[in-house]
Context: one part of a larger RNA
């Protein structure tokens, strides 16, 4: 010096991002207990007293002996001893101290998120993230649908819509507005486009034959072209799908500008005009969201870039990618108070074990 551990004047959170760490509390009985609230709870809320030992006595239990009653029984009752229980009362004793050692909540008060109890990154994250009853949407008539497999089979289920599967939201309360133009989805079939495929006009190639022409009279041969083979191919006739017409938002989404106005100023309850599918409604708002910003104003403090409460000028909240509230509950996040303490003024002291230094 380091690590574990004791103990500490005055002061007590000045430490420090933060009371992190550590103390404080601490188990029983009794007393007494607030806002709020889903009436369960919050609740051991907080905040107090008690507690050792020895005598005395009280109650409680069991139930012999005695008593009483007796339908007579191994009955019923009352009940000494004795034996067990006792967090009753009263006196004493002792110590600094009695749940005398050990093990055994520190507490409130306000916000934020999530209701809740659970799951989660084996090995740096336990969380407001994932579940979660509950709530919607949709698919699914049984050989379901969806998955698993080449298939056979197989799970779904030995189940049948109050059942199974997807999605999305997340107890409870009180809601959950407007656009269907674009995308998905559903419906719909009049008309437009449309594959194979039916279809075959019509055109290439090939050459029996014809044939202008030349000819050495044997044959040759532009061209034209049958039938067959072969290569092509127009018109016509083809579903779905798309375009097309609805319709659907707890479907993927979206939810607007500029100018003017009131008898003080200021502001606009009004109007005007452009644009859209509509132009953000309740409620919430500098918020886990607010850039400017440490936004103003109020409270807390001697002083508060955090925080509560409000205000709306919401860069850029907003209603099942859910709004807003919420009692309970949380090793969760922020603010704050009492309690207490070596966290800290400021550091000694002591023990063990290491480092060191000698063997």
């Nucleotide at each position: 010096c380091c690590c574990u551990c004791g103990u500490u004047a005055a002061g007590g959170a000045a430490u420090u991002c933060g009371a992190c760490a550590a103390c404080u509390u601490g188990g029983c009985c009794c007393u007494g207990u607030a806002a709020c609230u889903u009436u369960g709870g919050g609740a051991g809320a907080a905040a107090g007293g008690g507690u050792g030992c020895c005598u005395g006595u009280g109650g409680g239990g069991u139930g012999u002996a005695a008593c009483c009653g007796u339908u007579c029984g191994c009955c019923g009752g009352u009940g000494a001893a004795g034996c067990c229980c006792u967090u009753g009362c009263a006196g004493g004793c002792c110590g600094c101290a009695g749940u005398a050692a050990a093990g055994a909540g520190g507490c409130c008060c306000a916000g934020g998120c999530g209701a809740c109890u659970g799951u989660u990154u084996a090995u740096c994250a336990a969380a407001a993230a994932c579940a979660c009853a509950g709530g919607u949407c949709u698919c699914u008539g049984c050989a379901a649908a969806g998955c698993c497999g080449a298939a056979a089979g197989g799970c779904g289920a030995a189940g049948u819509a109050u059942a199974g599967g997807g999605g999305c939201u997340g107890a409870c309360g009180c809601c959950u507005g407007c656009c269907c133009a674009g995308u998905g989805c559903c419906g719909g079939a009049a008309g437009g486009u449309u594959a194979a495929g039916a279809g075959g006009a019509g055109g290439g190639g090939u050459u029996c034959g014809g044939a202008a022409g030349c000819u050495u009279c044997g044959g040759c041969a532009a061209c034209c072209a049958a039938a067959g083979c072969u290569c092509u191919g127009a018109a016509u006739c083809g579903a779905a799908g798309c375009c097309c017409c609805g319709g659907u938002g707890a479907a993927c989404g979206g939810c607007g500008g500029c100018c003017g106005u009131a008898a003080c100023u200021a502001u606009a309850a009004c109007g005007g005009u452009c644009c859209u599918a509509a132009g953000g409604u309740a409620g919430c708002g500098a918020a886990a969201u607010c850039c400017c910003u440490u936004g103003u104003c109020g409270g807390g403090u001697a002083a508060g870039u955090u925080c509560c409460g409000a205000c709306c000028c919401g860069c850029a909240c907003g209603a099942a990618u859910g709004g807003c509230g919420u009692a309970a509950c949380g090793a969760c996040c922020u603010g704050g108070g009492c309690g207490u303490u070596g966290u800290c003024u400021c550091a000694a002291c002591g023990a063990g074990g290491g480092g060191c230094u000698c063997g």
Description
This is a predicted structure of a 359-nucleotide part of an RNA (large-subunit ribosomal RNA, domain IV) from a Dehalococcoidia bacterium. The prediction has a mean pLDDT of 87. Its Rfam family is "Bacterial large subunit ribosomal RNA". Rfam links the family to the GO terms structural constituent of ribosome and ribosome. NCBI's taxonomy places the organism under Bacteria, Bacillati, Chloroflexota, Dehalococcoidia. RNAcentral holds the full RNA, with entries from ENA.